[in-house]
Molecule: SAM riboswitch aptamer (S box leader)
Organism: Acidaminococcus massiliensis
């Protein structure tokens, strides 16, 4: 840089001591113990692998490579709309998109 996905799912212990949730603002989590690290467990099914069905492809499994296990990617920015509300400032809904995360290349 390209493509795909992001409303579901899944935590305990050890160690450690004050931070963490990307960024802004909010709102949260946290000495009933944050982050980081380690162990074990689990979730998922992107890649690999195996099986079944099959034109593209779909389904199943889960020993391997990643990933993940508070809150929708916690909410948010921008644009559009024969949409809804309104105190006419804007608010909401929907769609698209930016940013971010993860995987594959």
């Nucleotide at each position: 840089c390209u493509c795909a996905u992001c409303a579901a799912g899944a935590g305990u212990g050890g160690c450690g001591g004050a931070g963490g949730g990307a960024a802004u603002g909010g709102c949260c989590c946290u000495g009933u113990g944050a982050a980081a690290c380690c162990a074990c467990a689990g979730c998922a099914a992107c890649c690999a692998u195996g099986g079944c069905c099959u034109u593209g492809g779909g389904c199943c499994a889960a020993c391997g490579g990643u990933g993940c296990u508070a809150a929708u990617u916690c909410c948010u920015g921008c644009a559009a709309u024969g949409c809804g509300g309104u105190u006419u400032g804007u608010c909401g809904a929907u769609u698209g998109u930016a940013a971010g995360a993860u995987g594959a290349g």